A computed fold for a 393-nucleotide RNA from a Dermatophilaceae bacterium, annotated as Bacterial RNase P class A. The prediction has a mean pLDDT of 78. The gene name in the source record is rnpB. Lineage of the source: Bacteria > Bacillati > Actinomycetota > Actinomycetes > Dermatophilaceae.
[in-house]
């Protein structure tokens, strides 16, 4: 310098004008209760602080919280699946093991069991699972030929053979030899792999070695199934609370001996009049709580490879409910294109870097009980660690 791998982070800055939401505060104006003092509940205006995200998203997984159910055990159903850790928990994360890919940094794995049992294995192929004879090879019998009389060719039939060819994702260990009519773990040596016993290392998955055995065992469990472990259900429209109207119940007073109501407050009077007043009550309309201090955030330090945890200090950070968090302008910065200038390289075309001008672009997306993950979307940009190649010293 070029090509790459992994991780962390930002998500335009500043200013102005207008606007929105919560809360505090000030001003102002209503309703209701009350004799008053005052209390309570609204509207409007000013002002101050604060006001979305890395994914707020999908709602896939796990928890907190709430209500219902629940003695204990089992069955069923669903889920998880290498090992050891972390965590409130997880199907998440970290480290390691095994397998696969890459020269490498590193990446990928839906990674228990196929000697418990059952099922399935398309197409091709003769045969697809305690296999199989299509071609080939070999032996025997018969027929027809050739012959240098040693043998040899063709056809048909019976048998042997898994070495060779061909099919397939996969054909029942590999290489070499002995052996044989031809062959074959039939036998032998080495290698691979399997099982049993055993030694060493590791917490463990597992790794390395020794001896023996039979010569060899296909795949599929995201098919049934087996093994181990986990799981009660519904969800903030959970749930709790205040409480009109209207039914219902009780008590009092009443129906011409007139309760109660109206006529601006009281008395008289007038009118209406069979119900009415109070209490209880279920909890609808509506309001409030749940609901913003939390497995919280930042900094430092210690333990640990790490995930993570301990300790110390500091901070308070949206809370709507027809649902706020926005719009415009200026300026600076970023990215792309065009033009132009300067410098460097080149024979040239042209390439690289930087300045200036103009034009264009700036994503994905937005809280609604909260938290931990995963997955998905995303214009661009910054930083760190590492790998490979080439060149220079």
């Nucleotide at each position: 310098u070029g090509a790459g791998u992994c991780g962390a982070c930002c998500a335009g800055g500043c200013g102005g004008u207008c606007g929105c939401g919560c809360u505090g505060u000030c001003c102002u104006u209503g309703g209701c209760c009350g004799g008053a003092a005052g209390g309570u509940u609204g509207g409007g205006g000013g002002u101050a602080u604060c006001g979305a995200g890395g994914a707020a998203c999908g709602u896939c997984c796990g928890g907190a919280c709430u209500c219902c159910a629940c003695a204990g055990g089992g069955c069923a159903a669903g889920g998880u699946g290498g090992u050891g850790g972390c965590u409130a928990a997880c199907g998440g994360c970290c480290a390691c093991c095994c397998g696969g890919g890459g020269c490498g940094a590193c990446c990928c794995g839906c990674g228990g069991g196929a000697c418990a049992g059952u099922g399935c294995c398309a197409c091709a192929g003769a045969a697809a699972a305690c296999a199989g004879a299509c071609c080939g090879c070999c032996c025997c019998a018969g027929c027809c030929g050739g012959u240098u009389c040693g043998c040899u060719g063709g056809c048909c039939g019976g048998g042997g053979u898994a070495a060779g060819g061909g099919u397939g994702a996969a054909a029942c260990g590999g290489u070499g030899g002995u052996g044989u009519a031809a062959g074959a773990g039939a036998c032998c040596a080495c290698c691979a792999g399997c099982g049993a016993u055993u030694c060493g290392g590791g917490u463990g998955a597992c790794c390395g070695g020794a001896u023996c055995g039979g010569c060899u065992a296909g795949g599929u469990a995201a098919a049934c199934c087996c093994c181990a472990c986990c799981u009660g259900g519904a969800g903030c429209a959970a749930g709790c609370u205040c409480a009109g109207a209207c039914a219902g119940u009780g008590u009092g007073c009443g129906u011409u001996u007139g309760a109660g109501g109206g006529c601006g407050g009281c008395c008289c009077g007038c009118c209406c009049g069979a119900g009415u007043a109070c209490a209880c009550g279920g909890g609808u309309a509506g309001g409030g709580c749940g609901c913003a201090c939390g497995a919280g955030c930042c900094c430092g330090u210690c333990a640990g490879c790490a995930a993570u945890g301990g300790c110390g200090g500091g901070c308070c950070u949206a809370g709507a409910u027809g649902g706020a968090u926005g719009a415009c302008c200026g300026u600076c910065g970023c990215c792309g294109g065009u033009g132009u200038c300067a410098c460097g390289g080149g024979a040239a075309a042209c390439c690289g870097u930087g300045g200036c001008a103009c034009c264009g672009g700036a994503a994905c997306a937005g809280a609604a009980u909260c938290c931990g993950g995963c997955g998905u979307a995303c214009c661009g940009g910054u930083c760190g660690a590492c790998u490979c190649a080439u060149c220079c010293a």